RNA sequence: UCGUGCUAGAUGGGGAGCUAGCGGUGCCCUGUACCCGCAACCCGCUACAGCGGGGUCGAAUUCCCGCUCGCGGCCCCGAGUUCUAGGGACUGCCGUAACUAAGCGGCGACGAUGGUCGGGUCCUGCGCGGCAGAAAUCUACAAACCCCGCCAGGUUCGGAAGAAAGCAACGGUAAGUGGACCCUUCUGGGUGUCGCAGGGCAGCCUGGCCGGAGCUGGCUGAUUGCGGUAAGCCUGGGGUUCUGGGUCAACAGUGGGUGCACGG
Repeated sequence: UCGUGCUAGAUGGGGAGCUAGCGGUGCCCUGUACCCGCAACCCGCUACAGCGGGGUCGAAUUCCCGCUCGCGGCCCCGAGUUCUAGGGACUGCCGUAACUAAGCGGCGACGAUGGUCGGGUCCUGCGCGGCAGAAAUCUACAAACCCCGCCAGGUUCGGAAGAAAGCAACGGUAAGUGGACCCUUCUGGGUGUCGCAGGGCAGCCUGGCCGGAGCUGGCUGAUUGCGGUAAGCCUGGGGUUCUGGGUCAACAGUGGGUGCACGG
């Protein structure tokens, strides 16, 4: 150096997830890559970390290591956007109250606000009137007997003359009941365009006088308080997009490394 036969090894890899950890099944990326059985209420293992069975290649395009590139995934910071829960300090908006008097209005030289002197509104008493009630007055009715008068009949006394009591009827009257009520008396009040006297007089209304320019607060505005709303804003959470950083990393590229036996 060539040939033959072997062996290590390879026969896909990776990300997230799961897991104490590793690998697999399922998802995703890469891109083409032996077969069968097992497995998410998982399956198999334990740092030499899928197990079991069968096949192929085999020391190199294929195995191992370093570097480069980098699909894709994941993590972090920040920003945008959207959804959602809460807050109510601030901006805004709505309501309400007070205050102000800049603007608009209303009142005011036919005299504002203010001052002063009265009156009213308020209370008490008296008078007068009215109303209501009662009494009084007038009137009608009104007692089987225990009211009155007159007492038929009947009764009693008497020899008689005569006398007596007395029911009913009739006439009247009392308590009482009803009516009238002009006048009289008493009492009462949620009584009066009424009169007199006293008190009170804070406020309000009003008349006279003084004086001479403001007064008012309806609307807008300013300020302040309170209440509401939640668009902005603040806090928390979720989705999504983007900038930046980190981590793992397929495919690909590049450099290096790789055993044993026999024979020519």
Record summary:
This is a predicted structure of a 264-nucleotide RNA (Bacterial large signal recognition particle RNA) from a Chloroflexota bacterium. The coordinates come from a structure-prediction model, not an experiment, and the mean pLDDT is 80. The sequence was found by an Rfam model in a public genome assembly. Rfam family: Bacterial large signal recognition particle RNA. It is annotated as a non-coding RNA gene. Taxonomically the source falls in Chloroflexota (Bacteria, Bacillati).